About this RNA:
The part of an RNA shown here (small-subunit ribosomal RNA, 3' major domain) has 476 nucleotides and comes from Pseudoalteromonas citrea. The coordinates come from a structure-prediction model, not an experiment, and the mean pLDDT is 84.
Context: one part of a larger RNA
RNA sequence: UGACGGGGGCCCGCACAAGCGGUGGAGCAUGUGGUUUAAUUCGAUGCAACGCGAAGAACCUUACCUACACUUGACAUACAGAGAACUUACCAGAGAUGGUUUGGUGCCUUCGGGAACUCUGAUACAGGUGCUGCAUGGCUGUCGUCAGCUCGUGUUGUGAGAUGUUGGGUUAAGUCCCGCAACGAGCGCAACCCCUAUCCUUAGUUGCCAGCGAUUCGGUCGGGAACUCUAAGGAGACUGCCGGUGAUAAACCGGAGGAAGGUGGGGACGACGUCAAGUCAUCAUGGCCCUUACGUGUAGGGCUACACACGUGCUACAAUGGCAGGUACAGAGAGCAGCGAGCUAGCGAUAGUGAGCGAAUCCCUUAAAGCCUGUCGUAGUCCGGAUUGGAGUCUGCAACUCGACUCCAUGAAGUCGGAAUCGCUAGUAAUCGCGAAUCAGAAUGUCGCGGUGAAUACGUUCCCGGGCCUUGUACA
Numbered sequence: 001u002g003a004c005g006g007g008g009g010c011c012c013g014c015a016c017a018a019g020c021g022g023u024g025g026a027g028c029a030u031g032u033g034g035u036u037u038a039a040u041u042c043g044a045u046g047c048a049a050c051g052c053g054a055a056g057a058a059c060c061u062u063a064c065c066u067a068c069a070c071u072u073g074a075c076a077u078a079c080a081g082a083g084a085a086c087u088u089a090c091c092a093g094a095g096a097u098g099g100u101u102u103g104g105u106g107c108c109u110u111c112g113g114g115a116a117c118u119c120u121g122a123u124a125c126a127g128g129u130g131c132u133g134c135a136u137g138g139c140u141g142u143c144g145u146c147a148g149c150u151c152g153u154g155u156u157g158u159g160a161g162a163u164g165u166u167g168g169g170u171u172a173a174g175u176c177c178c179g180c181a182a183c184g185a186g187c188g189c190a191a192c193c194c195c196u197a198u199c200c201u202u203a204g205u206u207g208c209c210a211g212c213g214a215u216u217c218g219g220u221c222g223g224g225a226a227c228u229c230u231a232a233g234g235a236g237a238c239u240g241c242c243g244g245u246g247a248u249a250a251a252c253c254g255g256a257g258g259a260a261g262g263u264g265g266g267g268a269c270g271a272c273g274u275c276a277a278g279u280c281a282u283c284a285u286g287g288c289c290c291u292u293a294c295g296u297g298u299a300g301g302g303c304u305a306c307a308c309a310c311g312u313g314c315u316a317c318a319a320u321g322g323c324a325g326g327u328a329c330a331g332a333g334a335g336c337a338g339c340g341a342g343c344u345a346g347c348g349a350u351a352g353u354g355a356g357c358g359a360a361u362c363c364c365u366u367a368a369a370g371c372c373u374g375u376c377g378u379a380g381u382c383c384g385g386a387u388u389g390g391a392g393u394c395u396g397c398a399a400c401u402c403g404a405c406u407c408c409a410u411g412a413a414g415u416c417g418g419a420a421u422c423g424c425u426a427g428u429a430a431u432c433g434c435g436a437a438u439c440a441g442a443a444u445g446u447c448g449c450g451g452u453g454a455a456u457a458c459g460u461u462c463c464c465g466g467g468c469c470u471u472g473u474a475c476a
Stems, first nucleotide, its partner, number of pairs: 001476002003473003007470007015460002019424005026315008034306002042053002064301007073125001077124002079121005086103001089100004107114002127290002130288003136284002138279003141275001143273001148187006154163003167178003193267004198235007208224002212222003238261001241255005317417001321376007333364001335362001338357002342353004383414001388409007430452007
């Protein structure tokens, strides 16, 4: 100087407390461990691995296993020779591949040849998701959006160092003020950026419709430019104003005005560093290793196994509910090998046909919870839907291993969950549906969107993590 302390002081955070809803019990989904296996590819492992890499494993993907094949190679550059490229059919085979075979003679040309592409041969080389993340770059997590981390000059100490950065206040903040052997400065904080909340201007189609007219009653038509909205530019919030407290400061408390008030709400943004944290399997890369194989191709299988254990979720156990009928209101986003209206068929998943739309125009698209009626009456039930049998639909060469969905039948566990444990402070939790990426098909996951919409916070003694000062130390 740090680090540590079941030392002290001050302070903060959904850290506790106060509340609301969960997890832990059940069934299923999904990931992991373990076990099994020819293989169950690899990585991630306290917080910070475990619905993680994977925004989507039937084949492919795919890296694993088995079997069958290839060896200048599936891919790149260079050399020589031959042939345009390309293509039809048959045979063997699981296919890769092998054998035979048909059509084809193109483009440029200085007529030597050349440009693509294919085959053969030889060698330099290719290739490796093989090892090392403890050789690395890059990227990322984490402490932590915590308020810190440093430097120059000066001063001081023999020196390591100290000072500044400590102190008194204050703040979300090393934020600001005052003081001070310090004076300044840098990286952080904040602001500048984006979205959102109010208003104005400009613009008015595909969007809008107050007033006027028409109307097939649909902003549909004429029309309008007000309103909503769209999308560009501005205004607005700064402790600016008033009162009080304070040290005449910084600031804090209350108030006015205001759509918004003291960082208005949300996002992007992550200092010096820590964990030899993670990643050689995104990519790049040193070294090592393989080179008729640890490379490459193909078919099938596996990654989907299952006495078990754990994590994360979904659905429930019901009456604030289930079922049936009627009825209302979103936002955001996607669409041409696409979204697909309407009509017809089907109980349905869907099928047939196909208008419109590269979309403020058409379509996905009926939002659901809600509201109004009826029914059920506390029961393993008209709760719950697992499982299983049968019949189908769709995607796709192909749903056996191993897809999703529909209909009929079946109707398991489950009556609110031990010890323990998680999230959340407001348009939040809870609850309700909708969309998208990936994607042929395949979400209870992920990322977004809106609807309805709470309770509680006395307080900082305690648990956890962190910041500043100080103290002890046999630790570095």